């Protein structure tokens, strides 16, 4: 010095929930706030899971419209799995 492991120390992150914001929705951002987190740092490659606005079909209906359904190009890294980089050092 690596790795593997996670006691202790420093320190970090930030779930629901509320407000405000952009989205059509999942969802993100911001600010408050802690239920957890050794990578709950990035990364949508791989499996899943949400959403369905544009589009297809389907009855109603026959000017519209609203309902069903299909179906990511939308989303989710705090679903699991990979890649990547990282703080500290007992047993």
């Nucleotide at each position: 010095a690596g790795g593997a492991c996670g006691a202790a120390a420093a320190g970090g992150c930030a779930a629901a929930c509320c407000u405000g914001u952009c989205g059509a929705a999942a969802g993100g951002c911001a600010g408050g706030g802690a239920c957890g987190c050794a990578a709950a740092g990035c990364u949508g490659c791989g499996g899943g899971u949400c959403u369905a606005a544009g589009g297809c079909g389907a009855g109603c209906a026959c000017c519209a419209g609203a309902u069903c359904g299909c179906g990511a190009u939308g989303a989710c890294a705090g679903c699991c799995g990979g890649g990547u980089u990282g703080c500290c050092g007992a047993a």
A computed fold for a 91-nucleotide RNA from Peptococcaceae bacterium UBA6129, annotated as c-di-GMP-I riboswitch aptamer. It was read from a public genome assembly, where an Rfam model found it. Of the family's consensus pairs, 95% are formed in the model. Taxonomically the source falls in Peptococcaceae (Bacteria, Bacillota, Clostridia, Eubacteriales). Model confidence (mean pLDDT): 87 of 100.